The part of an RNA shown here (large-subunit ribosomal RNA, domain IV) has 330 nucleotides and comes from an Actinomycetota bacterium.
It matches the Rfam family "Bacterial large subunit ribosomal RNA".
Lineage of the source: Bacteria > Bacillati > Actinomycetota.
Context: one part of a larger RNA
């Protein structure tokens, strides 16, 4: 130098994309123990004391022997708990084993599954929630059919989309696509009628006339969609209000510079001596927004992000040691 270990004065994250690594902490006993919460939890929360060995008592279980009707009393042994007292070292879970610990927020409710061999996650799943199909010779799947699978099943069943515990909710729009019903009338192949076609065929016309389209309905937890300009209050701003275009309807309840804000390092408040990140507001929202679910949430996470206390060679700044390896000689 290289992979591994092992110590370090004073400082303690000043390292760095980030405390990556590394140190801290531990075992058991006893005290104590917030917010919040679906009252289970959270919690081992936090924080605090104690822990060897010796002798002495008390106790609790147990074995043997004696005494005794027994209950149980003596005495001998064994296994615990407790208290006292003493004694040792720096250090008593003395080696090994053995949680750092707090708050905030974001996502995703959890346990769980995942890219064998670069990703373990917010991705998948999940309970529950919702719409569709399906009365069994059913519906859905394989298969060209035979036949088979759901089924040793029958709607409290079975297939299929969608969200995705539980709480509080899930506004408006059927113009467009889709479904689903409906129909007098339009259209509407082939066939069949009727003509024509010198007979017949071919052709040629008219009629009839199914689904289907059109036509009328309805249907969002179906695919989706959810506006602009101008005026207007006794300081000034802003506009409850009015007025126009315009549309199917013009985004409600929520929430936001968010895992969604382009201007942006928005603006105000926090935390710091200094904060593009964090945290609370505001909302003028490029291009939030209601089962493509919305808003909140207690637990829970090798998840992302900040912030605080211990802690430490990350780091000021670097020394020292320990055994391997490269390397030298054979």
């Nucleotide at each position: 130098c290289u992979g591994g270990g092992g110590c370090u004065a004073g400082g303690g994250a000043a390292c760095u994309c980030g405390g990556c690594a590394a140190a801290u902490u531990g075992g058991c006993c006893c005290c104590g123990u917030a917010a919040c919460u679906u009252c289970g939890g959270g919690a081992g929360a936090a924080g605090g004391g104690g822990u060897g060995c010796c002798u002495g008592a008390a106790g609790u279980c147990u074995u043997c022997a004696g005494c005794u009707a027994a209950a149980g009393c003596u005495g001998g042994g064994g296994a615990c708990u407790u208290c006292a007292g003493g004694u040792c070292g720096c250090a008593g879970u003395g080696a090994c084993c053995a949680g750092g610990g707090g708050g905030g927020c974001c996502c995703g409710a959890c346990u769980g599954u995942u890219u064998a061999a670069u990703a373990a996650a917010a991705a998948c799943a999940u309970a529950g929630g919702u719409c569709c199909c399906c009365g069994c010779u059913a519906g859905c799947c394989c298969g060209u059919a035979a036949g088979g699978g759901u089924g040793u099943g029958u709607a409290c069943g079975g297939g299929g989309g969608c969200u995705g515990a539980a709480u509080c909710c899930u506004g408006g729009c059927c113009a467009c696509u889709g479904g689903u019903g409906g129909u007098c009338c339009g259209u509407g192949a082939a066939g069949c009628c009727c003509g024509g076609g010198u007979c017949c065929a071919a052709c040629c016309g008219g009629g009839u006339g199914a689904a289907g389209c059109g036509c009328c309905a309805c249907c969002g937890a179906a695919g989706g969609c959810c506006g602009g300009g101008a005026g207007u209050a006794a300081c000034u701003c802003u506009g409850a209000c009015u007025c126009u275009c315009u549309u199917a309807a013009g985004g409600u309840a929520g929430c936001c510079a968010a895992a969604u804000g382009c201007c942006u390092u928005g603006c105000c408040g926090g935390g710091u001596a200094a904060g593009u990140u964090c945290c609370g507001g505001c909302g003028u929202g490029c291009a939030u927004g209601a089962a493509u679910g919305g808003a909140u949430c207690a637990a829970c996470g090798a998840g992302g992000u900040c912030c605080c206390c211990a802690c430490u060679g990350u780091c000021c700044c670097a020394g020292c040691c320990c055994a391997g390896g490269a390397c030298c000689c054979g």